[in-house]
Context: one part of a larger RNA
RNA sequence: GAAUGAACGUUGGCGGCGUGGAUUAGGCAUGCAAGUCGUGCGAGAAGUUGGUUAGCUUGCUAACCGACGGACAGCGGCGAAAGGGAGAGUAACGCGUGGUUACGUGCCCCGAAGACCGGGAUAGUGUUGGGAAACUGGCAGUAAUACCGGAUAAUAUCUUCGGAUCAAAUGGUGUGAUUCCGCUUUGGGAUCGGUCCGCGUACUAUUAGCUUGUUGGCGGGGUAAUGGCCCACCAAGGCUCAGAUGGUUACCGGGUGUGAGAGCAUGGCCCGGCUCACUGGGACUGAGACACUGCCCAGACAUCUACGGAUGGCUGCAGUCGAGAAUCUUCGGCAAUGGACGAAAGUCUGACCGAGCGACGCCGCGUGCGGGAUGAAGGCCCUCGGGUUGUAAACCGCUGUCAGUUAGGAGGAAAUCUAUGAGGGCACUCUCUCAUAGUUGACCGAUUUUCAGAGGAAGGACGGGCUAAGUUCGUGCCAGCAGCCGCGGUAAGACGAACCGUCCAAACGUUAUUC
Numbered sequence: 001g002a003a004u005g006a007a008c009g010u011u012g013g014c015g016g017c018g019u020g021g022a023u024u025a026g027g028c029a030u031g032c033a034a035g036u037c038g039u040g041c042g043a044g045a046a047g048u049u050g051g052u053u054a055g056c057u058u059g060c061u062a063a064c065c066g067a068c069g070g071a072c073a074g075c076g077g078c079g080a081a082a083g084g085g086a087g088a089g090u091a092a093c094g095c096g097u098g099g100u101u102a103c104g105u106g107c108c109c110c111g112a113a114g115a116c117c118g119g120g121a122u123a124g125u126g127u128u129g130g131g132a133a134a135c136u137g138g139c140a141g142u143a144a145u146a147c148c149g150g151a152u153a154a155u156a157u158c159u160u161c162g163g164a165u166c167a168a169a170u171g172g173u174g175u176g177a178u179u180c181c182g183c184u185u186u187g188g189g190a191u192c193g194g195u196c197c198g199c200g201u202a203c204u205a206u207u208a209g210c211u212u213g214u215u216g217g218c219g220g221g222g223u224a225a226u227g228g229c230c231c232a233c234c235a236a237g238g239c240u241c242a243g244a245u246g247g248u249u250a251c252c253g254g255g256u257g258u259g260a261g262a263g264c265a266u267g268g269c270c271c272g273g274c275u276c277a278c279u280g281g282g283a284c285u286g287a288g289a290c291a292c293u294g295c296c297c298a299g300a301c302a303u304c305u306a307c308g309g310a311u312g313g314c315u316g317c318a319g320u321c322g323a324g325a326a327u328c329u330u331c332g333g334c335a336a337u338g339g340a341c342g343a344a345a346g347u348c349u350g351a352c353c354g355a356g357c358g359a360c361g362c363c364g365c366g367u368g369c370g371g372g373a374u375g376a377a378g379g380c381c382c383u384c385g386g387g388u389u390g391u392a393a394a395c396c397g398c399u400g401u402c403a404g405u406u407a408g409g410a411g412g413a414a415a416u417c418u419a420u421g422a423g424g425g426c427a428c429u430c431u432c433u434c435a436u437a438g439u440u441g442a443c444c445g446a447u448u449u450u451c452a453g454a455g456g457a458a459g460g461a462c463g464g465g466c467u468a469a470g471u472u473c474g475u476g477c478c479a480g481c482a483g484c485c486g487c488g489g490u491a492a493g494a495c496g497a498a499c500c501g502u503c504c505a506a507a508c509g510u511u512a513u514u515c
Stems, first nucleotide, its partner, number of pairs: 001515004006511005013365006019358002026321003030318003035078003040075002047068010085276003094201006101194001103193002108189007116150004125140006156165003171181002202248003209239003214236004219231003251273004255266004278299005301312004329355001331354003337351001338349004368398004378389004402456001404451001407448001411444002417438009459504005464485003470499005480487002
């Protein structure tokens, strides 16, 4: 000099874009952060409405029968493995880079084939019990795209090559389905993922030896898949001063800071990968997890309790306590982008988009402009003549950025959908494409505009040398200063104050850290 996720001191007008729990991976009140589908299923509250009958107040009430409707739950499907957070662990095929294959892949795309005949349950519900609650028992009974049996069976799987084995929902909407949406098996693709390998990847020898499933083989088991991954048997190997083993520290990379570069330092925000989810262990479901807001066991902690027993997990978004030099709102909206579900309308979305707070950073703008000397007054210095503050002020004449105030509402929006028309799919009310019109803004708010008037807007550090900028007074090795050299013991340009000056400026200094 440059830099920072900074902090502290003094000061502080506006805006844009960024950025903000670095310490206790310490504990958490409260709300929200993952649902959706009635075009899979049984049932069905509120509400709307039609008919009949009765009552009368003659347009209202009641009863019965129907139609529409679709709340709270339940079964079922898909999603919940994404998105979001954190960096504890990890010195490792974890990451980076280049290869490899013995593998898997829901949704999506292209192709081939199929979807036949049956069955029994169960939740909801009703009824009756237990329990403070959480929850739970018996009996009765019902549905499905839930579940099960049989048939069919190749290009699938196994094979001794003879053969054997494996499926489904013809369901939904609709007057009507070869044509729309779905179901089953299978080939290929795409995407995503698993495995293995070469090379690279911190300090320490005041760590020199380490290893028994250890190293290899044969045969099995297991896995989607290779393999001591696991097991039986056999052999006695394997690693190491080119640093094994141990210890300490640390997520890695793209990048970032600095530097002429080589390098050194670093990994916050953003992007890619990895790992973790109160601590430790485990599997289940599933295309995918050994699963942040799933399950089981153990532990610590906390909450409720009728003492019998239950419940919880903010390293999601806000917020709170604690510790700390130190880090924000218990905000608005799904309008846009993206995601889940759905045929769709749409619903959900603390992802995201916005707003709020903080000079935390960078950048931009303003705090006026011109004239104005008897060089006013006041302050400071003085050789008492004067000098300086200083065109600075007053005063005169202008301007209107920003802020304030009044209007205004471009753009961020194109789609979806609805209506009409045209065309294709043998016809269509179904479906696809095109055209026209209508439909969708939380928030920000541009250009422009009304009003008034210099009005509302400057400080901080420094002045001995390094280093730009000095005088007077006070103090008297005291009080104090200080980055280094060093100042202060009676004339201090170095302490304190005043005046003056210098440098930066909505900031200026200090501290810490890196080059």
Annotation: Predicted 3D model of a 515-nucleotide part of an RNA (small-subunit ribosomal RNA, 5' domain) from an uncultured bacterium. RNAcentral holds the full RNA, with entries from Greengenes.